Transfer RNA from Candidatus Shapirobacteria bacterium CG08_land_8_20_14_0_20_39_18, 73 nucleotides, folded computationally. Lineage of the source: Bacteria > Bacteria candidate phyla > Candidatus Shapironibacteriota. Its Rfam family is "tRNA". Rfam classes the family as a transfer RNA.

């Protein structure tokens, strides 16, 4: 340099073009316990890397760009 895949809460992953972007772990609060842990209930946390386009509507489709993985040279 070329091909291809990926980028979404702190971390790891979901989400058929359509309700308020979901789950686990972590964090915080309450309950439980003599205490801690476990367990139960609840809360906060993501402008879906970034910039545009298509569409009534985009995390999803298209273009660009940045970063990362794999393969080829």
């Nucleotide at each position: 340099g070329g091909a291809u895949c990926c980028g979404u809460a702190g971390u790891g992953u979901a989400a058929u073009g359509g309700u308020u972007a979901a789950c686990a772990c972590a964090u915080c609060g309450c309950c439980c316990u003599g205490u801690c842990a476990c367990g139960g209930c609840g809360a906060a946390a993501a402008u879906u890397a970034c910039c545009g386009g298509u569409u009534c509507g985009a995390g999803c489709c298209c273009g660009g760009c940045c970063g990362g993985g794999u393969c080829c040279g």
Model confidence (mean pLDDT): 82 of 100. RNAcentral holds the sequence, with entries from ENA.